ZMP/ZTP riboswitch aptamer (pfl RNA motif) from Chitinasiproducens palmae, 97 nucleotides, folded computationally. Of the family's consensus pairs, 88% are formed in the model. Its Rfam family is "ZMP/ZTP riboswitch aptamer (pfl RNA motif)". For this family Rfam cites "Recognition of the bacterial alarmone ZMP through long-distance association of two RNA subdomains" (Jones and Ferre-D'Amare, Nat Struct Mol Biol, 2015). The prediction has a mean pLDDT of 75. NCBI's taxonomy places the organism under Bacteria, Pseudomonadota, Betaproteobacteria, Burkholderiaceae, Chitinasiproducens. RNAcentral holds the sequence, with entries from Rfam.

[in-house]
RNA sequence: GAUCCUCUAUGUGACUGGCGAUACGGGUGCACCCACCCGAGGUGGACGACCACCGGGAAGCGUAGAGUGUCUUUUGCCGUUCGCCUGGGCAGCCGUU
Numbered sequence: 001g002a003u004c005c006u007c008u009a010u011g012u013g014a015c016u017g018g019c020g021a022u023a024c025g026g027g028u029g030c031a032c033c034c035a036c037c038c039g040a041g042g043u044g045g046a047c048g049a050c051c052a053c054c055g056g057g058a059a060g061c062g063u064a065g066a067g068u069g070u071c072u073u074u075u076g077c078c079g080u081u082c083g084c085c086u087g088g089g090c091a092g093c094c095g096u097u
Stems, first nucleotide, its partner, number of pairs: 005067008015057002017085005025038005041054005076090003
């Protein structure tokens, strides 16, 4: 000096679905306890797990700055509170263009 990794700032950003359960909360019955119903962003459309817009989330990528002793092993990351699924994106490794 360069590189990997980490942090900060900034730009960009794929993907953000279905069913069930319940939560905050609401409604009804009831004097109360309690029971039942709605219910995990909203609106419109489609019909299986999708489309559009708004809101929220978001790995990764680019740029700038800063920081870090080494080796080995194990483990990937991203969207609802959890569970079961469907379909994707990104990182890593190898090959081709």